[in-house]
């Protein structure tokens, strides 16, 4: 330098006949409860809730995470 693949919350992932983003873990809040304590409180468990995301820009479309173009990043291969 060229070809190809991938890019989704803090992390890992689902969503691909285009109808508009879900799950698990983690984080925070509340309730119940175990253990410890005189109590506050700390700690483990369970339940409920909250916040948090489509790499960027442009195009197509009534409508784009999804299709198209360019760029960026990671990876693989070739030179």
């Nucleotide at each position: 330098g060229g070809a190809c693949c991938u890019g989704u919350g803090g992390u890992g992932u689902a969503g691909u006949u285009g109808g508009a983003a879900g799950c698990a873990c983690a984080u925070c809040c509340a309730a119940u409860u175990u253990g410890u304590u005189g109590a506050u409180a700390c700690u483990g468990a369970u339940u409920g809730g909250a916040a948090g995301g489509u790499u960027a820009c442009g195009g197509u479309u009534c409508g784009a995470a999804u299709c198209c173009g360019u760029a960026c990043a990671c990876g693989u291969c070739c030179a």
Predicted 3D model of a 79-nucleotide RNA (transfer RNA) from Orbilia oligospora.
The coordinates come from a structure-prediction model, not an experiment, and the mean pLDDT is 84.
The RNAcentral record of the sequence draws on ENA.